[in-house]
RNA sequence: GUACGACAAAGGCAAACCCUGAGCAAUUAGGGGGCGCAAAGUAAAGGGUCUUUACUGUAUAA
Numbered sequence: 001g002u003a004c005g006a007c008a009a010a011g012g013c014a015a016a017c018c019c020u021g022a023g024c025a026a027u028u029a030g031g032g033g034g035c036g037c038a039a040a041g042u043a044a045a046g047g048g049u050c051u052u053u054a055c056u057g058u059a060u061a062a
Base pairs, nucleotide, nucleotide: 012037013036017032018031019030020029021028022027
């Protein structure tokens, strides 16, 4: 490194919905729940979309 064991074992995440919170909002945290996913798991890096508190610029209306 490969094959078998392995149609394994042990695990991970988690929809809708409900409860309690945060936020103007997008959204998000925790708990319950479990439709499902070999990725919809895990790690790193990059990008896209959405929202509009602040800042900057432009246009329109009052």
This is a predicted structure of a 62-nucleotide RNA (c-di-GMP-I riboswitch aptamer) from Candidatus Brocadia sp. WS118.
The source organism's lineage runs through Bacteria, Pseudomonadati, Planctomycetota, Candidatus Brocadiia and Candidatus Brocadia.